The prediction has a mean pLDDT of 82. Predicted 3D model of a 73-nucleotide RNA (transfer RNA) from a bacterium. Its Rfam family is "tRNA". Rfam classes the family as a transfer RNA.
[in-house]
Formats: sequence, structure tokens, C1' cells
RNA sequence: AGGGGUGUAGCUCAAUUGGUAGAGCACUCGUCUCCAAAACGAGCGGUUGAAAGUUCGAGUCUUUUCACCCCUG
Repeated sequence: AGGGGUGUAGCUCAAUUGGUAGAGCACUCGUCUCCAAAACGAGCGGUUGAAAGUUCGAGUCUUUUCACCCCUG
């Protein structure tokens, strides 16, 4: 320099053909217990790496860009 992959909650990951962004763990509160753990119930948590475009509507499609990883030279 060229090609490819990944980026979504604090962490690990989903989201079907473009149609309300979710789960588990963690955290907080409650129930239970003499206390704690476990279990159960509830809650909190997001400008989907960034910018633009297409569309009635974009995590998803297009362009540019950033970070990391892999391959080729």
C1' cells in the first nucleotide's frame, strides 16, 4: 500500500427480509434468613465507534472516517 473481519447497556452477546433496541451476568431495592449466601420478584442501565446519504421508517442498505484483529505484498 491492497483485501477481509469486528465495533450495540459496566461485561459477554442477540436483534429473521429495513418496521417499538433485547437477553444473561454485574449493579440497586425487596421477599426469605438470627446474619450472610443461594433462590425468587422488581428496578436501573443505550445518541447501536464517528459523520453524511437513501427511505415514510436504518443497528441493518450506500459513502467517508476512527480503533482493533487477520491475510497479501
RNAcentral holds the sequence, with entries from ENA.